[in-house]
RNA sequence: UUGAAUUCAGGCGAUGGAGUUCGCCCAAUUGCUAUGUGAUAGCUGAUAACUCCUAUUGAAGG
Repeated sequence: UUGAAUUCAGGCGAUGGAGUUCGCCCAAUUGCUAUGUGAUAGCUGAUAACUCCUAUUGAAGG
């Protein structure tokens, strides 16, 4: 200097926060479609799943 393994904790799961559960990790992860050749246009969603809060959007009522 490089590589591997282990331990302790920790972290991650397309846009914010919390709880529970699940899966994964020394990187897990960084959505989809079309044209095009590395850029343009468009669409959905604040959840990995469930629930609540906040923001946004749509409809109805007061």